[in-house]
Molecule: Bacterial RNase P class A
Organism: Dehalococcoidia bacterium
RNA sequence: CCAGCAGGGCGGACGGCCGCUCUUCCACCUCGGUGGGAGGGAGGAAAGUCCGAGCUCCACCGGGCAGGGUGCUGGGUAACUCCCAGGCGCGGCGACGCGACGGAAAGUGCCACAGAGACAGACCGCCCCGACUCGUCGGGGUAAGGGUGAAACGGUGCGGUAAGAGCGCACCAGCGGUCGGGUGACCGGCCGGCUGGGCAAACCCCACCUGGAGCAAGACCGAAUAGGAGGGCUCAAGGGACGCCCGGCCCGCCCUCGGGUUGGUCGCUAGAGGCCGCGGGUAACCACGGUCCCAGAUAGAUGGUCGUCGCCUCCGAGUCAUCGGAGGGCACAGAACUCGGCUUACAGCCCCGCUGGCACC
Numbered sequence: 001c002c003a004g005c006a007g008g009g010c011g012g013a014c015g016g017c018c019g020c021u022c023u024u025c026c027a028c029c030u031c032g033g034u035g036g037g038a039g040g041g042a043g044g045a046a047a048g049u050c051c052g053a054g055c056u057c058c059a060c061c062g063g064g065c066a067g068g069g070u071g072c073u074g075g076g077u078a079a080c081u082c083c084c085a086g087g088c089g090c091g092g093c094g095a096c097g098c099g100a101c102g103g104a105a106a107g108u109g110c111c112a113c114a115g116a117g118a119c120a121g122a123c124c125g126c127c128c129c130g131a132c133u134c135g136u137c138g139g140g141g142u143a144a145g146g147g148u149g150a151a152a153c154g155g156u157g158c159g160g161u162a163a164g165a166g167c168g169c170a171c172c173a174g175c176g177g178u179c180g181g182g183u184g185a186c187c188g189g190c191c192g193g194c195u196g197g198g199c200a201a202a203c204c205c206c207a208c209c210u211g212g213a214g215c216a217a218g219a220c221c222g223a224a225u226a227g228g229a230g231g232g233c234u235c236a237a238g239g240g241a242c243g244c245c246c247g248g249c250c251c252g253c254c255c256u257c258g259g260g261u262u263g264g265u266c267g268c269u270a271g272a273g274g275c276c277g278c279g280g281g282u283a284a285c286c287a288c289g290g291u292c293c294c295a296g297a298u299a300g301a302u303g304g305u306c307g308u309c310g311c312c313u314c315c316g317a318g319u320c321a322u323c324g325g326a327g328g329g330c331a332c333a334g335a336a337c338u339c340g341g342c343u344u345a346c347a348g349c350c351c352c353g354c355u356g357g358c359a360c361c
Stems, first nucleotide, its partner, number of pairs: 001357005007351004012309007020041009043332001047343002050341005055214004067210005072086005087101001088099004102205002107203002109199003123146002125142008154172006173195001175192007218266004228257006238251003273292005279286002310330002312327006
């Protein structure tokens, strides 16, 4: 210098003018506002609402079944399907990345097409025997070779055999036992018999976890000459529906009670909080000490405009330090109860470490 891997950070700055919202102080005032001063006012994802919690209401004696979720090991955490470290498998020359990664000798099921056969079988071939019309047929053996397939029942080699085959042997893979190391997943050595296809993000089995709804949760205030329920009063008079009568009902007044429409207040922002220091730990993270207060709107504020600078792209000049001009390019997006994660979007950059290669000293 080129190509790459991994981690962390920024994501426009300053000023003028005009506005918006919240808190607080002062003044005026028609008591609800107005004006003025001071201070606070979006993000790394505020997003998707995919997980896990706090908080609130409802339900709930306990246990089980069903349903749902999770699934290598150890640790972190309030908790997690998250994070850290490790093991194993796969990919990469490598730095490193990815993995629903318990069980397929408990049972059931599936394995398209092709192929003889997908868990049981023999198409071509090879070998043996028999027959005859002498290159074909029939019977048997075999699964090494060919062919099909994503996958053909351990792999390679030697021996062996009529041809063959774990039939025998060596090494390797797998399984079982044993010894050693490790907290553990697992790893290594030795011995044994010779082997049993794949799929559980198919049913299933095993282990562990598991009530529901969500801040429009929920709590409080709360009218009227509106309306509801219960009781009482007048048991008088009147009215209403019916053609009339009786009976019943409704309309009146008073008291009590519940509901809660419009609206208001709380919940509501001090929290598993931020920053700094020091210590423990490989790390995630944690303990201690100090310090700070950092948005709370409710049709939803956090904006608009101008100037200077910065960054990017293009053009020109150049003594390769830079200078001048133009474009107006500067992303993704935006709180709504609050946290911890994950995922997704993102113009332009910055920093640290590592890997492979080339060149020079």